Annotation:
Predicted 3D model of a 99-nucleotide RNA (c-di-GMP-I-GGC riboswitch aptamer) from Pseudoneobacillus rhizosphaerae. The coordinates come from a structure-prediction model, not an experiment, and the mean pLDDT is 78.
RNA sequence: CUAGAAAAGGGCUAACCUAUCGAAAGGUAGGGGCGCAAAGUUACAGGUCUAAUGUAAAUGUUGCUCGUUAACAUUACGAUGAUGGCUGGGCUGCCUAGG
Numbered sequence: 001c002u003a004g005a006a007a008a009g010g011g012c013u014a015a016c017c018u019a020u021c022g023a024a025a026g027g028u029a030g031g032g033g034c035g036c037a038a039a040g041u042u043a044c045a046g047g048u049c050u051a052a053u054g055u056a057a058a059u060g061u062u063g064c065u066c067g068u069u070a071a072c073a074u075u076a077c078g079a080u081g082a083u084g085g086c087u088g089g090g091c092u093g094c095c096u097a098g099g
Stems, first nucleotide, its partner, number of pairs: 001098004011036002016031006034085001040091003044088003047083003054077002057075007064067001
């Protein structure tokens, strides 16, 4: 530097369950074990998920000073959110084999 067929020391831990944080997506800890040769790390690009706050319009309800007025609900849009076990890129690293 290239590769991951076999092997060793080992490592990580999906679904699900419990606790906890969060509006949610989801995170963390314990159990668990489907898998993983980067399932180590990084939200830089794309994708996906969520919609509290926010934005806009429509509809409905309620209130009053009855105004194209206020509040609330529903719907829609939308990352300041999440995901590295969705893909690409960046950074780092163990073992084995070959050069």